Predicted 3D model of RNase P RNA and transfer RNA as a complex of 441 nucleotides.

[in-house]
RNA sequence: GGAGAUGACUGGGCAGUCGCGGGUGGGCUCGACCCAUCCGAGGAAAGUCCGGGCUCCACAGAGCAUAGCACUGGGCAAUCCCCAGGCGGAGCGAUCCGACGGAUAGGGCCACAGAAAACAUACCGCCAAGCCGCGCAUGCGGCCUGGUAAGGGCGAACCGGUAGCUGGUAAGAGCCUACCAGCGGUUGGGUGACCAACCGGCUUGGCAACCCCGGCUAGGAGCAAGGCAAACAGAGGCAAGGGGCGGCUCGUCCCGCUAGAGCCUCGGGUAGCUGCUAGAGGCGGCGAGCAAUCGUCGUCGUAGAUAGAUGAUUGCCAUCCCGAUCCUUUCGGGACACAGAACCCGGCUUACAGGUUAUCUCCCUUG
RNA sequence: CGGGGCGUGGCGCAGUCCGGUAGCGUGCUUGAAUGGGGUUCAAGAGGUCGACGGUUCGAAUCCGUCCGCCCCGA
Numbered sequence: 001g002g003a004g005a006u007g008a009c010u011g012g013g014c015a016g017u018c019g020c021g022g023g024u025g026g027g028c029u030c031g032a033c034c035c036a037u038c039c040g041a042g043g044a045a046a047g048u049c050c051g052g053g054c055u056c057c058a059c060a061g062a063g064c065a066u067a068g069c070a071c072u073g074g075g076c077a078a079u080c081c082c083c084a085g086g087c088g089g090a091g092c093g094a095u096c097c098g099a100c101g102g103a104u105a106g107g108g109c110c111a112c113a114g115a116a117a118a119c120a121u122a123c124c125g126c127c128a129a130g131c132c133g134c135g136c137a138u139g140c141g142g143c144c145u146g147g148u149a150a151g152g153g154c155g156a157a158c159c160g161g162u163a164g165c166u167g168g169u170a171a172g173a174g175c176c177u178a179c180c181a182g183c184g185g186u187u188g189g190g191u192g193a194c195c196a197a198c199c200g201g202c203u204u205g206g207c208a209a210c211c212c213c214g215g216c217u218a219g220g221a222g223c224a225a226g227g228c229a230a231a232c233a234g235a236g237g238c239a240a241g242g243g244g245c246g247g248c249u250c251g252u253c254c255c256g257c258u259a260g261a262g263c264c265u266c267g268g269g270u271a272g273c274u275g276c277u278a279g280a281g282g283c284g285g286c287g288a289g290c291a292a293u294c295g296u297c298g299u300c301g302u303a304g305a306u307a308g309a310u311g312a313u314u315g316c317c318a319u320c321c322c323g324a325u326c327c328u329u330u331c332g333g334g335a336c337a338c339a340g341a342a343c344c345c346g347g348c349u350u351a352c353a354g355g356u357u358a359u360c361u362c363c364c365u366u367g
Numbered sequence: 368c369g370g371g372g373c374g375u376g377g378c379g380c381a382g383u384c385c386g387g388u389a390g391c392g393u394g395c396u397u398g399a400a401u402g403g404g405g406u407u408c409a410a411g412a413g414g415u416c417g418a419c420g421g422u423u424c425g426a427a428u429c430c431g432u433c434c435g436c437c438c439c440g441a
Stems, first nucleotide, its partner, number of pairs: 001363010012317007020040008028031001042338001046349002049347005054222004066218004071085005086100001087098004101213002106211002108207003123152002125148004130143005160180005167175001181203001183200007226274003234266005244257004281300008319335006368440007377393004387424001395411005417433005
């Protein structure tokens, strides 16, 4: 100097003008008006993919079903999250990726090709015996029976792999030997996943992101949860007086029925209010720990709309690009992302112009 | 806020459950039949199976993430 890997941070600044939502204070002509002042989006507020808080409903106990999860140890309120480690894979490397329990519990599937695809198998080839033909003959050719998985051929995969001239055989074969892989056992190390050494018989395909088996975890719903609760309509009730009708021939009194107004009560729960923002909170120091994280001390701090506020515009500066001037300035023009709270948190995933920074790796050059 | 479904030639759909050849109708192109057109007959073209990853020998199909569209409930 170039090419990368892994984190962390930032996401334009200042001023003016006009606006919007909320809190507090004040004013009057009391209107959801005016004035003053303070506060007012994000790293993802997004997707709603996980997990919790909170709230209501349900609930004897146990099991089944259903759904979900997945190496080991730790962290956390909890997790399909995070940290550390193991194993496997990718990369020269920093580093990255992994839904990573079980395939002798059982069922199912493995196209095409190929003789054969899971109790293995004999198409070609190789070897041996028998029969037939040819040849004087060592033999050659054909048929048939048996042996053979070493060679050919098929396939993603064919019953461990590689080597053995001079182990073995009729030809061959873990039949035997060495090494490697796998399985089982013993010993040692590790909390554990697992690792190392030695011994053994030589060896029993793949798919569980197909059903399944074993283990573990799950009651349901969601702030339109839930609480308070107008107005209108509805239901029930009401002392005294009064109106109408009836019970007597009339009046008074008494009783019953009925309509309206008024008052009270009730259920449902609409408008409205509430839930509604201080929370497993941020930052810093110290301590424990490899780390995630935890403990302790100090310190900081008003977003809360409800069809949904947080905006628009002007100037200067900053960053980048282009052109001219000129050789270090000046002038002109342009660009400046993804996106926007709606009960609140912890994660994950996805989108993102540009910039800053720490640690590390590889290559080239110079000393 | 909660739940479900769909995406396959130009258009409408099957195949996805239980992985192995992508097919049907219509439309399109060419030819034949007709004096010409329609109908009919014959032949043919046309597909990153929404995108990107993963599992597998092999993915339209199984799994994950994302994109777009539609529907239902409170």
Notes: Rfam match: Bacterial RNase P class A. By type it is a ribozyme.